The prediction has a mean pLDDT of 84.
The RNA shown here (c-di-GMP-I riboswitch aptamer) has 95 nucleotides and comes from Sulfuritalea sp.
The model forms 100% of the base pairs in the Rfam consensus.
Taxonomically the source falls in Sulfuritalea (Bacteria, Pseudomonadota, Betaproteobacteria, Sterolibacteriaceae).
RNA sequence: UCUGAAACAAGGCAAACCCGUCGAAAGGCGGGGACGCAAAAUCACCGGCCUACCGGACGCUGCGAGCAGCGCCCCAAGGCAGCGGGAUCACCAGG
Numbered sequence: 001u002c003u004g005a006a007a008c009a010a011g012g013c014a015a016a017c018c019c020g021u022c023g024a025a026a027g028g029c030g031g032g033g034a035c036g037c038a039a040a041a042u043c044a045c046c047g048g049c050c051u052a053c054c055g056g057a058c059g060c061u062g063c064g065a066g067c068a069g070c071g072c073c074c075c076a077a078g079g080c081a082g083c084g085g086g087a088u089c090a091c092c093a094g095g
């Protein structure tokens, strides 16, 4: 540096769900728990996906007449690395 996940050693991580906690939500973190994982280690750079507090468009209603309430749509600066690509580092075996 490349390939592999058949075997060996050390072993590692932890989906759903439950509890606690942070958050508007998506989701994060801690504990329990294991569906799975050879990068299920790290990084939102590219694509994709999720959410929509704030902001914006429209409609309806109300009134103190340009604001408020409700409905609906759009929006990432919020997220997902266990969706794919990419970058970085790493155990074992082989070349």
Stems, first nucleotide, its partner, number of pairs: 001095004012037002017032006035082001041088003045085003048080003055074002058071006